[in-house]
The prediction has a mean pLDDT of 82. Small-subunit ribosomal RNA, 3' major domain from a Candidatus Gastranaerophilales bacterium, 486 nucleotides, folded computationally.
Context: one part of a larger RNA
RNA sequence: UGACGGGGACCCGCACAAGCGGUGGAACAUGUGGUUUAAUUCGAAGCAACGCGAAGAACCUUACCAGGGCUUGACAUCUAACAAACCUCGAUGAAAGUUGAGGGUGCUCUUCGGAGAAUGUUAAGACAGGUGGUGCACGGUUGUCGUCAGCUCGUGUCGUGAGAUGUUGGGUUAAGUCCCGCAACGAGCGCAACCCCUAUUAUUAGUUGCUAAUAUCGGUAUACUGAUAUUGAGCUCUCUGAUAAGACUGCCGGUGAUAAACCGGAGGAAGGUGGGGAUGACGUCAAAUCAUCAUGCCCCUUAUGCUCUGGGCUACACACGUGUUACAAUGGCUAGGACAACGAGCAGCCAACUCGCGAGAGUGAGCAAAUCUCUUAAACCUAGUCUCAGUUCGGAUCGUAGUCUGCAACUCGACUACGUGAAGUCGGAAUCGCUAGUAAACGCAGAUCAGCACGCUGCGUUGAAUACGUUCCCGGGUCUUGUACA
Repeated sequence: UGACGGGGACCCGCACAAGCGGUGGAACAUGUGGUUUAAUUCGAAGCAACGCGAAGAACCUUACCAGGGCUUGACAUCUAACAAACCUCGAUGAAAGUUGAGGGUGCUCUUCGGAGAAUGUUAAGACAGGUGGUGCACGGUUGUCGUCAGCUCGUGUCGUGAGAUGUUGGGUUAAGUCCCGCAACGAGCGCAACCCCUAUUAUUAGUUGCUAAUAUCGGUAUACUGAUAUUGAGCUCUCUGAUAAGACUGCCGGUGAUAAACCGGAGGAAGGUGGGGAUGACGUCAAAUCAUCAUGCCCCUUAUGCUCUGGGCUACACACGUGUUACAAUGGCUAGGACAACGAGCAGCCAACUCGCGAGAGUGAGCAAAUCUCUUAAACCUAGUCUCAGUUCGGAUCGUAGUCUGCAACUCGACUACGUGAAGUCGGAAUCGCUAGUAAACGCAGAUCAGCACGCUGCGUUGAAUACGUUCCCGGGUCUUGUACA
């Protein structure tokens, strides 16, 4: 100087407390361990591995296994010879491939001899290739402490020196934020601000948006109202998107040290960082990744490379994590009615109509989209029914019949109909999330994607309770103290 302490002081955080909803019990989904297996490819391991890499394993993917094949190779460059390339048909085979027959001659230059480009075959090597090893050789990228308020430097001063000072102290702040003081004076990386979204208004622009008028077809309490179409109508409103304004402790009162600041108030759409995002200092964990990529060294080279078929990654006594659905009446079912936002679309989204109980099928408009479609949102409201039961709760499992995608759904897809109707009556010890448009509940969209979502990433709808407080648990910051630690 650090680190540590079941030392001290101060401070902060959904850290505790106060609340709300979960997990831990059930079934299923998914990941992991273990076991099994020819193989169940590999990685990730307290927090910070375990719905993680994987934004989607039937083949492919695929790296694993069994078997069939290849050896200058699936891919790149170089040399030589031959042939244009390429197309069609056959044999064999699970395919890869092996093998046979036929057709076929192009482009550029030309001294018409040929040469060249591209492509294919063959030969020999130089070489290719490796998801083989080492993340404890590395680059790059990432997690984490932590969006915590810290980490340092120059000059000066002090100290023999390691070092100290500044950065400590008194206040204050979300903040090493600011003020005051001070042997320090300044500065840098962080904080904050600058950036994006959102909340208000103004200006501007009105098509595909909005409004209006007219016509047609309906509904009707004859007042109106709904749908569709049209318009040389309009841009007030909604909305869209561009430019501005607006919030700064600016104003007032109080407290404070006449400071910084704090408390209350006014005005205001918004008030003290308005809300959210992006942004992650010096460093820590020899943290993660050689399987994104790149790369040193080592290793394989008729194989640890390449290719094909089939299988496996989907196994199943069991254990754990993360979720979904429930156990019901604040509910289930039936009928009717209402209101979104983000987004996506041409090998695509698919209206309307017809058929089908349905998944879907057929036919067929529009739309490269503020125009058309996906797209009826659901919880909710109204009426009826069920009446506390393993039930009209719950839906696992299984049987039968189907639909769709796709060469192909046996291993191993999703969905539909009918039947079947397990466990489960609110969950031990323990444990998690959340402070406001949040939790909880409800649906919708998207990426991946032929098909496949209870996962993920977004979006809106309904919309709470509680916080006395900082003694305690956990983590962190500052000062101080002790130390057989470095």
Record summary:
RNAcentral holds the full RNA, with entries from ENA.